Record summary: A computed fold for a 73-nucleotide RNA from a bacterium, annotated as transfer RNA.
RNA sequence: GGGCGAUUGGCGCAGUUGGCAGCGCGUUGCAGUGACAUUGCAAAGGUCACAGGUUCAAAUCCUGUAUCGCCCA
Numbered sequence: 001g002g003g004c005g006a007u008u009g010g011c012g013c014a015g016u017u018g019g020c021a022g023c024g025c026g027u028u029g030c031a032g033u034g035a036c037a038u039u040g041c042a043a044a045g046g047u048c049a050c051a052g053g054u055u056c057a058a059a060u061c062c063u064g065u066a067u068c069g070c071c072c073a
Base pairs, nucleotide, nucleotide: 001072002071003070004069005068006067007066010025011024012023013022019056027043028042029041030040031039049065050064051063052062053061
């Protein structure tokens, strides 16, 4: 230098054909207990890596950039 893949709450990951951004763990509150643990219920927490474009509408499509991984040279 070239090719491929990944980037989404604190962590690990889904999100299929463009149409409300979700799951598990964790955190907080409540219930429960003599007090814990387990369990149940609820809540908070996201510029969807960044910028631009297409579209009525973009995490999703297109272009560029960044970081990481693998391969080639």
Rfam family: tRNA. Rfam classes the family as a transfer RNA. It was read from a public genome assembly. The coordinates come from a structure-prediction model, not an experiment, and the mean pLDDT is 82.